[in-house]
Context: one part of a larger RNA
RNA sequence: UUGGGCGUAAAGCGCGUGUAGGCGGCUCGAUAAGUCUGCUUGAAAGUCCAGGGCUCAACCCUGGAAUGCCGGUGGAAACUGUCGGGCUAGAGUUCGGAAGGGGCGAGUGGAAUUCCUGGUGUAGCGGUGAAAUGCGCAGAUAUCAGGAGGAACACCAAUGGCGAAGGCAGCUCGCUGGGACGAUACUGACGCUGAGACGCGAAAGCGUGGGGAGCAAACAGGAUUAGAUACCCUGGUAGUCCACGCCGUAAACGAUGGGUACUAGGUGUAGGGGGUGUCGACUCCCCCUGUGCCGACGCUAACGCAUUAAGUACCCCGCCUGGGGAGUACGGCCGCAAGGCUAAAACUC
Numbered sequence: 001u002u003g004g005g006c007g008u009a010a011a012g013c014g015c016g017u018g019u020a021g022g023c024g025g026c027u028c029g030a031u032a033a034g035u036c037u038g039c040u041u042g043a044a045a046g047u048c049c050a051g052g053g054c055u056c057a058a059c060c061c062u063g064g065a066a067u068g069c070c071g072g073u074g075g076a077a078a079c080u081g082u083c084g085g086g087c088u089a090g091a092g093u094u095c096g097g098a099a100g101g102g103g104c105g106a107g108u109g110g111a112a113u114u115c116c117u118g119g120u121g122u123a124g125c126g127g128u129g130a131a132a133u134g135c136g137c138a139g140a141u142a143u144c145a146g147g148a149g150g151a152a153c154a155c156c157a158a159u160g161g162c163g164a165a166g167g168c169a170g171c172u173c174g175c176u177g178g179g180a181c182g183a184u185a186c187u188g189a190c191g192c193u194g195a196g197a198c199g200c201g202a203a204a205g206c207g208u209g210g211g212g213a214g215c216a217a218a219c220a221g222g223a224u225u226a227g228a229u230a231c232c233c234u235g236g237u238a239g240u241c242c243a244c245g246c247c248g249u250a251a252a253c254g255a256u257g258g259g260u261a262c263u264a265g266g267u268g269u270a271g272g273g274g275g276u277g278u279c280g281a282c283u284c285c286c287c288c289u290g291u292g293c294c295g296a297c298g299c300u301a302a303c304g305c306a307u308u309a310a311g312u313a314c315c316c317c318g319c320c321u322g323g324g325g326a327g328u329a330c331g332g333c334c335g336c337a338a339g340g341c342u343a344a345a346a347c348u349c
Base pairs, nucleotide, nucleotide: 003321004320005319006318007303008302012317014200015199016198017197021193022192023191025087026086027085028084029083030082031081033080034079035076036075037074038073039072040071047065048064049063050062051061052060053059090190091187092186093185094183095182096181102176103175104174105173106172107171108170109153114148115147116146117145118144119143120142124135125134161168162167205246206245207244208243209242210241214240215239219235220234221233222232257316258315259314260313261312262311265294266293267292268291269290270289271288272287273286274285275284277282298305299304322349323348324347331342332341333340334339
């Protein structure tokens, strides 16, 4: 619980699809639920105003006013709603050429590391601040040839592209999602948001089975040190990889929810289109969409934001309300577990 807020002070759900609900373009007609209006009912006392009576007041008397909401009845028709008709500027469909690490599956390539086999070759190699552990005369390191296997794709590479987000990069093929631009025709408000719900969701972790080159939690050893359960070194297992199934978190960040409209410019870049000149490549100019930088008005506590708004407005959702206790306890739901989601209080400053 009104209000004020949510880039950095507390606060935008990690992201989407979408149910209920909320909100919704232009125009004509009808209706009259909302809305506006007249009348009516609304006892007295009480309340308010004026006057009066008890010496005043309280109290009492007379007159007037007011009476929310609800009900009945008559009317108005701009707006909202409802019903009916029409429209095309929102939304969507169709066609065209083009861009892309968007997704899934299958195949395939070279460099490098490691290991194995063989050749050459001999005493060291490796590692560090310096060393040592370690490896090596049972022939290592180095070098040449052959083989095995796994993982990742140098240059291109960008301040660049794609995706809703997480994220996505060697090459080829297949299947497949989305977006931008240009063009005509079509549908005719079919839209926006979205409580619940459902789906997706890095890394780590878990289950079953495979795989295991390099790297590497744990662990062991060597150093360092007062100590060194570390930083450095030598090793090294889970894991990292694949298939299927879970988990559902993050500084899941632009720390900035989504939609629509409006509000100076300058400059770079990606995709598409148009125009001028040209035989053409191309240069220049313009438009749309994306992505950056700089900056006017405006905003901001400042930093800064600034047509990709944190400006000006409207619609819908989520969230915040002093610090600690605590994102904890308890309960519930979910999970194999780890744990996740929801979420207090005492007490204390």
A computed fold for a 349-nucleotide part of an RNA from an uncultured Actinomycetales bacterium, annotated as small-subunit ribosomal RNA, central domain. The prediction has a mean pLDDT of 88. The RNAcentral record of the full RNA draws on ENA, Greengenes and SILVA.